[in-house]
RNA sequence: ACCCAGAUAGUUCAGUGGUAGAACCUCUGACUCCAAAUCAGAUGGCGUGGGUUCAAUUCCUACUCUGGGUG
Numbered sequence: 001a002c003c004c005a006g007a008u009a010g011u012u013c014a015g016u017g018g019u020a021g022a023a024c025c026u027c028u029g030a031c032u033c034c035a036a037a038u039c040a041g042a043u044g045g046c047g048u049g050g051g052u053u054c055a056a057u058u059c060c061u062a063c064u065c066u067g068g069g070u071g
Stems, first nucleotide, its partner, number of pairs: 001070007010024004018054001026042005047063005
């Protein structure tokens, strides 16, 4: 330099055009003499800009960052 993959919650990951989910973490409540475990609930997110579309996490494009490959 070129090619490929990826960027979604604090962390690890789903989500192939129509209101973004799970597990763990954190907080609150129940239970308990107290705590742990268990149960219930809450908080919290689509890398940035532009385009297509009635509607974009999803499609197109540029850029940034991360990982891999070719020489």
Molecule: transfer RNA
Organism: Bacteroidota bacterium